[in-house]
Context: one part of a larger RNA
RNA sequence: UGACGGGGGCCCGCACAAGCGGUGGAGUAUGUGGUUUAAUUCGAAGCAACGCGAAGAACCUUACCAGCCCUUGACAUCCCGUGAAGGCUUCCAGAGAUGGAUUCCCUCCAGCAAUGGACACGGAGACAGAUGCUGCAUGGCUGUUGUCAGCUCGUGUCGUGAGAUGUUGGGUUAAGUCCCGCAACGAGCGCAACCCUCACCUUUAGUUGCCAGCGGUUCGGCCGGGCACUCUAAAGGGACUGCCGGUGAUAAGCCGGAGGAAGGUGGGGAUGACUUCAAGUCCUCAUUGCUCUUACGGGGCUGGGCUACACACGUACUACAAUGGCGGUGACAGAGGGAAAAUCCUCAAAAGCCGUCUCAGUUCGGAUUGGGGUCUGCAGCUCGACCCCAUGAAGGUGGAAUCGCUAGUAAUCGCGGAUCAGCACGCCGCGGUGAAUACGUUCCCGGGCCUUGUACA
Numbered sequence: 001u002g003a004c005g006g007g008g009g010c011c012c013g014c015a016c017a018a019g020c021g022g023u024g025g026a027g028u029a030u031g032u033g034g035u036u037u038a039a040u041u042c043g044a045a046g047c048a049a050c051g052c053g054a055a056g057a058a059c060c061u062u063a064c065c066a067g068c069c070c071u072u073g074a075c076a077u078c079c080c081g082u083g084a085a086g087g088c089u090u091c092c093a094g095a096g097a098u099g100g101a102u103u104c105c106c107u108c109c110a111g112c113a114a115u116g117g118a119c120a121c122g123g124a125g126a127c128a129g130a131u132g133c134u135g136c137a138u139g140g141c142u143g144u145u146g147u148c149a150g151c152u153c154g155u156g157u158c159g160u161g162a163g164a165u166g167u168u169g170g171g172u173u174a175a176g177u178c179c180c181g182c183a184a185c186g187a188g189c190g191c192a193a194c195c196c197u198c199a200c201c202u203u204u205a206g207u208u209g210c211c212a213g214c215g216g217u218u219c220g221g222c223c224g225g226g227c228a229c230u231c232u233a234a235a236g237g238g239a240c241u242g243c244c245g246g247u248g249a250u251a252a253g254c255c256g257g258a259g260g261a262a263g264g265u266g267g268g269g270a271u272g273a274c275u276u277c278a279a280g281u282c283c284u285c286a287u288u289g290c291u292c293u294u295a296c297g298g299g300g301c302u303g304g305g306c307u308a309c310a311c312a313c314g315u316a317c318u319a320c321a322a323u324g325g326c327g328g329u330g331a332c333a334g335a336g337g338g339a340a341a342a343u344c345c346u347c348a349a350a351a352g353c354c355g356u357c358u359c360a361g362u363u364c365g366g367a368u369u370g371g372g373g374u375c376u377g378c379a380g381c382u383c384g385a386c387c388c389c390a391u392g393a394a395g396g397u398g399g400a401a402u403c404g405c406u407a408g409u410a411a412u413c414g415c416g417g418a419u420c421a422g423c424a425c426g427c428c429g430c431g432g433u434g435a436a437u438a439c440g441u442u443c444c445c446g447g448g449c450c451u452u453g454u455a456c457a
Base pairs, nucleotide, nucleotide: 001457002456003454004453005452007451008450009449010448011447012446013445015441016440019405020404021403022402023401026318027317028316029315030314031313032312033311034309035308042053043052064304065303066302067301068300069299070298073127077126078125079123080122081121082120083119086105087104090101091100092099093098108117109116110115129292130291132290133289138286139285140281141280142279143277150189151188152187153186154185155184156165157164158163169180170179171178195269196268197267198266200237201236202235203234204233205232206231209227214224215223216222240263243257244256245255246254247253320398324357325356326355327354328353329352336345338344364395369390370389371388372387373386374385375384411433412432413431414430415429416428417427
C1' cells in the first nucleotide's frame, strides 16, 4: 500500500421488511448429471453451466458409430500429356458413393500459324486437408464485479524509502454531483449532457381520417367535395430548480407551492472507466507450437446415433377448478412480414351479456393408448406436426427450502417475427385488461467511503 475481520461509523440496492404471484408435490416439454450403448459427437460447471453455443438433429445438418469406397485428394497455386467444356436419354452391377456401356445436341476464345487462355480427364511432386491437442502460448469477441462511482496522471509539497498528499474533512447528490474548507494547483478515463423512443403543442404535407359543415347515396367515407380533427413523418418549440415561500453558512442543495401535457435525472432504451476471475470460446473466425498424412485423425457414401432410460437436478408449460368449465352471443389493438402497396397477409384473445353444470376425481384435468386421416418432404420404422372418433392416468394448492416484481410494473390475455421444406410449451418483440405494498434499515445478501486490528501478500 492492499486484502481480510462472526471490528467500528456513515450510506446505497426488490438486500431484508410490507405485499402480489410463483418454484419445490402431479403430468408433460426441454436442458443437464448419471447409467446404458457400436455410437449415444463436442463444449458450457456456484452466483456468472443446466429452453446455454443450437434463431429450429427424419436424410442433409454431423463433428459420433458400423460397413463399403478414394488417395495430389471435395477445395487453392504451380508442371507435363491428352481433349474444348457442357447438356439430355437409356441400360447393367451396387445400399449408395462409384464403376461400366450408350443415343442425341453442341462442337470454345485470341491468333495467319506456332502458341497462349478457360475448362475437363490422366500423371509426377511441391502441397492441400484436419470440428485433431493446447483458451495455462494468443488475437478477436463475450460473461462477471456493475450503470457500482469509482480509477488515474502532470507539476508542486511531505517522507531515507515503499509511498502519501490531491481523491481526506464539513454539508449535499442517483453520482469523485455540486458547494465550502484545506499544500496543494490543474488535468484525463468514467458520472451527467449530447443520440433514439414515448408523453404536449406548432408549422409543413395530404389517394389514411371526417357528416366536423354541405350535396348525392344501390347506405359501405361509397361518391362529389374538403384538410378542420384523428393519424402519418419531417422540422421546430417545450422543463432550466426558471418563478414564489420556507430551510440552510448569505453556498451547494432540500421541503412546499404556482403555472404546466410533463417537475426536479419526466418514463424507457442505447451507452459498461481502471481492473478482477490464468472466467468462457483453438467447434464462428484468425493464429503460435505440437500431432495425423493410402490415414484408429484427411475425403465420399449408405444405414444407425445425437431422440437410449432404474434414477437425480435446473428451466418452463398444463392443471388440480365455480372470481371456474361448457354452449351461444360479443366488441376494441399494436407491432411485424413480403420486391412493392396507411390499399394485400388482416384475423385478436381475455373482458362483457344470456343459458347450463352445483362440489363430485366431476360437464375439473388432460397424460397415455387403440383406430382412421391430412400435410411437408426422395423418404415420417427408428424419429415430424396437425385433425377426427374412442380411451380417459396422476393431480384436491404442494415438506425443508427457494425465486421474481415498486406502476402501466406484477399478474393475466392473445398477436407477430427470426430460424425454417416441415416442426415452438423455447427465444425476440407487440399491444389488451390491470393490482397490492414499502412503517422502516435491527437482521440476511451484495456493494461504496472513512477508520481500526492483523503472526496474510